Background
The prediction has a mean pLDDT of 76. Predicted 3D model of a 359-nucleotide RNA (Bacterial RNase P class A) from Rothia amarae.
RNA sequence: CGGGACGCUCGGGCAAUCGCGCGGUGAGAUGUAAUGUCCACCUCGAGGAAAGUCCGGGCUCCACAGCACAGGAUGGUCGAUAACGUCGACUCAGGGUAACCUGCAGGCUAGUGCCACAGAAAAAAGACCGCCUUUUACGAGGUAAGGGUGAAAAGGUGAGGUAAGAGCUCACCAGUAUCUCAGGUGACUGAGAUAGCUUGGUAAACCCCAUUCGGAGCAAGGUCAAACAGAGCAUGAAGUAGGCUGUGCGUCGAAAUGCUCGGGUAGGCUGCUUGAGCUCUACGGCAACGUAGGGCCUAGAUGGAUGAUUGCCACUUGUUGUACAAGUACAAAACCCGGCUCAUAGAGCGUCCCGUCCC
Numbered sequence: 001c002g003g004g005a006c007g008c009u010c011g012g013g014c015a016a017u018c019g020c021g022c023g024g025u026g027a028g029a030u031g032u033a034a035u036g037u038c039c040a041c042c043u044c045g046a047g048g049a050a051a052g053u054c055c056g057g058g059c060u061c062c063a064c065a066g067c068a069c070a071g072g073a074u075g076g077u078c079g080a081u082a083a084c085g086u087c088g089a090c091u092c093a094g095g096g097u098a099a100c101c102u103g104c105a106g107g108c109u110a111g112u113g114c115c116a117c118a119g120a121a122a123a124a125a126g127a128c129c130g131c132c133u134u135u136u137a138c139g140a141g142g143u144a145a146g147g148g149u150g151a152a153a154a155g156g157u158g159a160g161g162u163a164a165g166a167g168c169u170c171a172c173c174a175g176u177a178u179c180u181c182a183g184g185u186g187a188c189u190g191a192g193a194u195a196g197c198u199u200g201g202u203a204a205a206c207c208c209c210a211u212u213c214g215g216a217g218c219a220a221g222g223u224c225a226a227a228c229a230g231a232g233c234a235u236g237a238a239g240u241a242g243g244c245u246g247u248g249c250g251u252c253g254a255a256a257u258g259c260u261c262g263g264g265u266a267g268g269c270u271g272c273u274u275g276a277g278c279u280c281u282a283c284g285g286c287a288a289c290g291u292a293g294g295g296c297c298u299a300g301a302u303g304g305a306u307g308a309u310u311g312c313c314a315c316u317u318g319u320u321g322u323a324c325a326a327g328u329a330c331a332a333a334a335c336c337c338g339g340c341u342c343a344u345a346g347a348g349c350g351u352c353c354c355g356u357c358c359c
Stems, first nucleotide, its partner, number of pairs: 001355010012313007020045002023042004028038003047330001051341002054339005059217004071213005076090005091105001092103004106208002111206002113202003128147002130143005155173006174198001176195008221270004228263001230261006242252003277296008314328005
């Protein structure tokens, strides 16, 4: 210098004016059952993903002796964590010259199923061509070496052997199972011995094994509480008026007014943002992360604020230069956190790998 791998940061900047939302202040104005509403000033006011709502947890209410069945989720090992399907390190497999990347990575010798087309045959079964034996011939038998089909065909090479052949036998190689030794916390790796000669693939097919899972969600839940139904007490010429046959006894038995209770509707308040919080330093750890100390406070709406204009600068586009004009990615909180996934114009930084040249 050229090409590449990985990670991180930012996400237009500064200023002015107007507007909007939370909060604070005002012995401001006004109003309600209660909360409020308006005015003035001051502080603060979206994101790396606030998104998708896919996992996990906190918090809240409901349910719950215990066991089993059914159903869901996860699936190499060790660790991290509040927890996880997340993250870190490692192992194994695959890709790349390399930096590095990818993996839904338990079990098909528990059982069952499936394997299109082609092919003789797609799994304990087979003979289309070929080869060999036999037969005059048709045919019968042997064979899995060779041909052909297919994504996949019953270990590979060589020798012996045979009628022809074949792990039928042997040597070496590959693979599987069991055992031993060595290393590692472990997945696993290395070395050796023995065995049968080697039993197809598929579990993102049912299934089996191991681990794990109660349900609903802030419109959760809590609380204050008009109106109104209803109840109680008092007042009232109250057991009063009035009804039951005219009267008495007896019996039934109000309205109205006031106070209290009452369920919890309309509505209000709360939950609500100090939190597994952010940040700096030191220490432990390869790392994820943890421990200790210091510093910081950073939206809280509920038809839902966070916007508009102007000036200067930055970048992009329009045609080449000036000038001018247009524009500035993806997208926007809603109980709170940890992740994952998807979207993202442009700008910047760091580490590493390969090639070439020069010193």
It matches the Rfam family "Bacterial RNase P class A". Rfam links the family to the GO terms tRNA processing, dimeric ribonuclease P complex and ribonuclease P activity.